[in-house]
RNA sequence: UGGGUCGGCAAGACGGUCGCGUUGGCUGGAGCAUCCGUGGGUCUCGUACUCGCGGGCGUGAUGGUCACCGAGGAACGUCCGGGCUCCGCAGAGCAGGGCGGUGGGUAACACCCACCCGGGGCAACCCGAGAGAACAGUGCCACAGAGAACAGACCGCCACGAUUCCUUUCGGUGCCUUCGGGCGUCGCGAGGCCUCGGGGUAAGGGUGAAACGGUGGUGUAAGAGACCACCAGCUGCCAUGGUGACAUGGCCGGCUUGGUAAACCUCGCCCGGAGCAAGGUCAGACAGAAGGCGAUACGGCUGCUCGUCGUGUCUUCGGGUAGACCGCUAGAGGCGUGCGGCAACGUACGUCGUAGAUAGAUGGCCGUCCAUGGGCGAACGCUUCGGCGCCCGCCCAAGACAGAACCCGGCGUAACAGCCGGCCCACUCG
Numbered sequence: 001u002g003g004g005u006c007g008g009c010a011a012g013a014c015g016g017u018c019g020c021g022u023u024g025g026c027u028g029g030a031g032c033a034u035c036c037g038u039g040g041g042u043c044u045c046g047u048a049c050u051c052g053c054g055g056g057c058g059u060g061a062u063g064g065u066c067a068c069c070g071a072g073g074a075a076c077g078u079c080c081g082g083g084c085u086c087c088g089c090a091g092a093g094c095a096g097g098g099c100g101g102u103g104g105g106u107a108a109c110a111c112c113c114a115c116c117c118g119g120g121g122c123a124a125c126c127c128g129a130g131a132g133a134a135c136a137g138u139g140c141c142a143c144a145g146a147g148a149a150c151a152g153a154c155c156g157c158c159a160c161g162a163u164u165c166c167u168u169u170c171g172g173u174g175c176c177u178u179c180g181g182g183c184g185u186c187g188c189g190a191g192g193c194c195u196c197g198g199g200g201u202a203a204g205g206g207u208g209a210a211a212c213g214g215u216g217g218u219g220u221a222a223g224a225g226a227c228c229a230c231c232a233g234c235u236g237c238c239a240u241g242g243u244g245a246c247a248u249g250g251c252c253g254g255c256u257u258g259g260u261a262a263a264c265c266u267c268g269c270c271c272g273g274a275g276c277a278a279g280g281u282c283a284g285a286c287a288g289a290a291g292g293c294g295a296u297a298c299g300g301c302u303g304c305u306c307g308u309c310g311u312g313u314c315u316u317c318g319g320g321u322a323g324a325c326c327g328c329u330a331g332a333g334g335c336g337u338g339c340g341g342c343a344a345c346g347u348a349c350g351u352c353g354u355a356g357a358u359a360g361a362u363g364g365c366c367g368u369c370c371a372u373g374g375g376c377g378a379a380c381g382c383u384u385c386g387g388c389g390c391c392c393g394c395c396c397a398a399g400a401c402a403g404a405a406c407c408c409g410g411c412g413u414a415a416c417a418g419c420c421g422g423c424c425c426a427c428u429c430g
Base pairs, nucleotide, nucleotide: 001426002425003424004423005422006421007420008419009418012369013368014367015366016365017364018363020070021069023067024066025065026064027063031059032058034056035055036054037053038052039051040050041049042048072401076412077411079410080409081408082407083406084275085274086273087272091306092305093304094303096271097270098269099268100267101115102114103113104112105111116130117128118127119126120125131266132265137264138263139260140259141258154205155204156201157200158199160197161196162195165192166191167190168189170187171186172185173184174183175182176181213231214230215229216228217227218226232256234253236251237250238249239248240247241246279326280325281324282323288317289316290315291314292313293312297311298310299309300308301307333352334351335350336349337348338347339346340345370399372397373396374395375394376393377392380389381388382387
């Protein structure tokens, strides 16, 4: 310098002006309630009721003004886990669901950290629905192929038998003869090729993603873990290291049969249900009717069974209410420093108070700066004369993804302009 890989921050900035929401201060005083005095009216003649005026006390709306504060890294998805609230005590079993290497972290988790094993990559690093298939059982593996799990014979190899043909030793025999032999035929044999029959074989070849260990030898009619040596794999055992998953080494053994459980399943561990539209307080209004069951019943906890609790409960039709307040933001909180730990994280001290809306607030305009895109122009360099590169000036545009609604820890997804750092590889220079 280039490429790769892992991680962190960030979410335009500043100023002015107009405008929103919560909270607080000041101001303001409608209304309400109450006490005293007083004037009038009504009546059932009572410390009664009612209207007005004056004074006091309390509360205090709309409004005005000032001050602080006011969306996120994901607020999105609703995929997990919780806090919290309620369910008549929430127990047991089944069903259902979740997880699946080991150890740790956490309130908890399918999350995070570290390590182990397997795979990918030169490496840094990345991936893993990582227990069980020879240690239950049942399935599936298209096509090709003989055969895809105690399988299998297509080509091939071997021995036996048979037919045809060829060669040949010996014997018999016919013809010819240059008397050396030649040609033909028959018999007993031997050897060879083709074809056929049944038998042996799974080493060689072929098919396939994958074919029932590999290499070398012994052995055989030909072969084969049939046997042997060395490997690989597997069960069991031992030693060393490690908290452990595991790793390394050694010994014996049967000689040894793929993949798939993100197929059904088996094994191990874990799980009450419902959810802020949860659930409470206050005010206010209304209208109930019919039917079912009724303690051997009904309803709740719980999808089912047992169990347990309650004594009324369930269904349909109809009516009223939809208001105010709480829950609602001080939290498994943020930030900083020290200590412990490889780390996730924990702990001690210090510090901060940073939205709580309820039809649902935080926006508009102007100016400057920054990042970016486009256009125009000048200079410089290169040029294949089309243009390209760098820098400067001017003009225009313009900043993503997206928005709390009880809160928190994660995961997934979206995404503009950027900035910082670790590690690996290659090249060059010192």
Predicted 3D model of a 430-nucleotide RNA (Bacterial RNase P class A) from Subtercola sp. Rfam family: Bacterial RNase P class A. Rfam classes the family as a ribozyme. The prediction has a mean pLDDT of 75. Of the family's consensus pairs, 97% are formed in the model.